RNAcentral holds the full RNA, with entries from ENA and SILVA. A computed fold for a 523-nucleotide part of an RNA from an uncultured prokaryote, annotated as small-subunit ribosomal RNA, 5' domain. The prediction has a mean pLDDT of 86.
[in-house]
Context: one part of a larger RNA
RNA sequence: GAUUGAACGCUGGCGGCAGGCUUAACACAUGCAAGUCGAGCGGGCGAGGUUGCUUCGGUAACUGAGCUAGCGGCGGACGGGUGAGUAAUGCUUAGGAAUCUGCCUAUUAGUGGGGGACAACAUUCCGAAAGGAAUGCUAAUACCGCAUACGCCCUACGGGGAAAGCAGGGGAUCUUCGGACCUUGCGCUAAUAGAUGAGCCUAAGUCAGAUUAGCUAGUUGGUGGGGUAAAGGCCUACCAAGGCGACGAUCUGUAGCGGGUCUGAGAGGAUGAUCCGCCACACUGGGACUGAGACACGGCCCAGACUCCUACGGGAGGCAGCAGUGGGGAAUCUUGCGCAAUGGGGGAAACCCUGACGCAGCAACGCCGCGUGGGUGAAGAAGGCCUUCGGGUCGUAAAGCCCUGUCAGGUGGGAAGAAAGGCUUAUAGUUAAUAGCCAUAAGCCUUGACGGUACCACCAAAGGAAGCGCCGGCUAACUCCGUGCCAGCAGCCGCGGUAAUACGGAGGGCGCUAGCGUUACUC
Repeated sequence: GAUUGAACGCUGGCGGCAGGCUUAACACAUGCAAGUCGAGCGGGCGAGGUUGCUUCGGUAACUGAGCUAGCGGCGGACGGGUGAGUAAUGCUUAGGAAUCUGCCUAUUAGUGGGGGACAACAUUCCGAAAGGAAUGCUAAUACCGCAUACGCCCUACGGGGAAAGCAGGGGAUCUUCGGACCUUGCGCUAAUAGAUGAGCCUAAGUCAGAUUAGCUAGUUGGUGGGGUAAAGGCCUACCAAGGCGACGAUCUGUAGCGGGUCUGAGAGGAUGAUCCGCCACACUGGGACUGAGACACGGCCCAGACUCCUACGGGAGGCAGCAGUGGGGAAUCUUGCGCAAUGGGGGAAACCCUGACGCAGCAACGCCGCGUGGGUGAAGAAGGCCUUCGGGUCGUAAAGCCCUGUCAGGUGGGAAGAAAGGCUUAUAGUUAAUAGCCAUAAGCCUUGACGGUACCACCAAAGGAAGCGCCGGCUAACUCCGUGCCAGCAGCCGCGGUAAUACGGAGGGCGCUAGCGUUACUC
């Protein structure tokens, strides 16, 4: 000199953009953060409507928008947080072969015919609660057989293995009046290829300590077997006795890694906040289940510590999600608004959910921009300070006169962020079809948290807006008074013991400026 996720002191007008628990991976009150689908299913509630009866109060049947606990599907493996652990099961770079991949894209072949349950529900019972038990009924895109299987798998003779329907529309034909049948869309099954994502292997690189020198028995290799999606001591039985190490094994300490960031002419040094990629973790330790994918932050089981409820028999919980609280600390924000946009999950869609996200709030924490007025004005006013008492200086500074209107304030106007979506019409495609569906176009209606937005015009009035550090040398900037080795200053050298440019005050000056200094860290 540059830098910072900074803190502290004094001061503080406005705006834009960015960042804001670096410490206790300490403990957490409260609310929210993952749901959705009735176009998979049987039920329940049910506004309204139609018909019959009626004593006009209702009642019975049918239909039924909407809502929904349960079964079922997809998603809760993404998104969001943190950096504890990890010195290599990680990361970075370059390669590799023995693998899987839901949703998506393309292609091929199918989607035939049956069965038995379990919730919900009803009844009964247990429990303070959390919850649970027994019996009975029932549906499905839930479950299980049969058939078929080009392609698929296997010892390649032969054998094995699948599926599910739902919604819209309809001219003939059939009909038990439910529909069959045809067609469209969404699904379902098997297979191939792609895309995406993931698992595995190899090499090199990746902090310090030798006051850590030897380490290793599933250890190193082979054979047989098992296991996995997959190679492999990954596991197991037997056999052999290997494997690593001063090119630092093992042990100990410290640490998430990279793109990057800071500094520097570079080489290098330091660092890993925000953003992006990878990894690891989710109260602590262990385990598996489900699933395409987890050994799963807001899933399950066991053990432990802690907290809470209890009728003492037993139960409930996990903010390193967003806010917020206590604690620790020099120190780090609102228990805000909205799904309008972007993105994600579900759904055919409308739509629903989304503390992701978009915004707003707080604090000069940082960077950038703007303002605190402009011109004129010498009687060089008053006053302060200094003085050799002549004067000098603050100083065109002020006052005065003439202007301007940025920002803040008031009034009015006012974009863009909006693309979609719904309805109607037209055209093209599909089709037997002028239904329906889908695509495109036109017209109309509608969707903004921010938001009293940005921006523009007008009004008013210089009116509301300057401080901080320093002045001995380094180092830009000097005098007076007070003090008298005292009080004090200080980054280094050093000042202060009666004329101190070094302490304290004043006047003046220098530097930076909504900041300025100090402390701390890095180069």